[in-house]
Context: one part of a larger RNA
């Protein structure tokens, strides 16, 4: 390198979009570049290979054949690949309808509850804890009722459910918008599938520049607990956590499972369309699309997976090659920084 593998041993890029590139449906013809047959040159010479023959034998040497799987040319063939050229609909899409949905984005409004100020009744206690203490309280808390203030989340409904490409998304309303399913078969006709690079999104924290600041809180500061407590537990508290704008760009970004297409027993659940029956209902079957339990073949080191494959097959991209050093050093891009990325060796077992 061949190769063998990637759900838990080492290995699926967090995720889309997509330019190159590689692959690519069904039917007719043409071409003949890939391909496959003949034939011609050429493919030095030794060497290797067989066959024979010479030095007493081997080494070694001669002589001859094969071989030199390779290149050009010339003739043909035309099932596959590829190009043209014509036309198809099963793959793509488009139209048209009626529905589902915390998909996103602005703006707007609501209520329960926290915590504060005011005011009213009211009198010693409150918190906390396993005990306690620090802490709050006769300058009237705490506990009650009004009122007002702000600031963040949105209880029930919520479910193995819906949505979204991931990340994620949850009170109601309006606005503006992407996206998938069903049906219908109207239209284009191969428009298609994957994607190295690139371009975009990307929880949290974490950084910038201005707002906000109600809960809750690293950091800190006390009070406990211990030998001893730079913890766990308590009282407090700032970053931050919220918003706007720019920036990091990683995560057990998990299903630890890349994406596309086809094909391969079933049963039971729910979700959304849609057809069909009739006893017309809170109904039954059908059948596409999802999300879920079981469970055959099969596969798997077991574990388990099993029409949502980890089963069978093709295509295309990513990655892995003992274990530590080490995802580090150095050097290159990015980043304001924190750092991210790419990514060794040398020792060592």
């Nucleotide at each position: 390198c061949u190769g063998g593998g990637c759900g838990u041993a080492a290995a699926g890029c967090g995720c889309g979009c997509g330019c190159a590139g590689g692959c690519g449906g069904u039917u007719a013809g043409a071409a003949a570049a890939g391909u496959c047959a003949g034939a011609u040159g050429u493919g030095a010479a030794a060497g290797c290979c067989u066959a024979c023959g010479g030095c007493u034998u081997a080494a070694c040497c001669g002589u001859a054949g094969a071989a030199c799987u390779g290149c050009a040319u010339c003739u043909g063939a035309a099932a596959c690949u590829c190009u043209c050229u014509a036309a198809c609909u099963a793959g793509a899409g488009u139209g048209u309808g009626g529905g589902a949905g915390a998909g996103g984005u602005a703006a707007g409004u609501g209520g329960a509850a926290u915590u504060a100020g005011u005011g009213g009744u009211g009198u010693a206690g409150g918190g906390g804890u396993a005990a306690a203490a620090u802490c709050c309280g006769c300058a009237g808390a705490g506990a009650u009722c009004a009122c007002u203030a702000g600031g963040a989340a949105u209880a029930c409904c919520a479910a193995a459910a819906g949505c979204g490409a991931a990340g994620g998304c949850a009170a109601c309303u309006u606005a503006c918008u992407g996206g998938a399913a069903c049906a219908u078969u109207a239209c284009u006709g191969a428009c298609g599938c994957u994607g190295a690079g690139g371009c975009g999104c990307g929880a949290a924290a974490g950084c910038g520049u201005g707002g906000g600041g109600a809960g809750c809180a690293a950091a800190c500061a006390g009070g406990a607990u211990u030998a001893g407590a730079u913890a766990c537990c308590c009282u407090g508290g700032u970053a931050g956590u919220c918003c706007a704008c720019g920036c990091c760009c990683u995560a057990a970004a998990c299903g630890a499972u890349g994406g596309a297409u086809g094909c391969u027993a079933g049963u039971c659940g729910u979700u959304g369309g849609a057809g069909u029956g009739c006893u017309a209902g809170u109904c039954a079957c059908u059948u596409c699309a999802g999300u879920g339990a079981u469970g055959c073949a099969g596969u798997u080191a077991a574990c388990a997976c099993a029409u949502u494959a980890a089963g069978c097959a093709u295509c295309c991209c990513g990655c892995c090659u003992g274990g530590g050093g080490a995802g580090u050093a150095c050097g290159g891009u990015c980043g304001c920084a924190a750092g991210a990325u790419u990514a060794a060796a040398a020792c060592u077992c």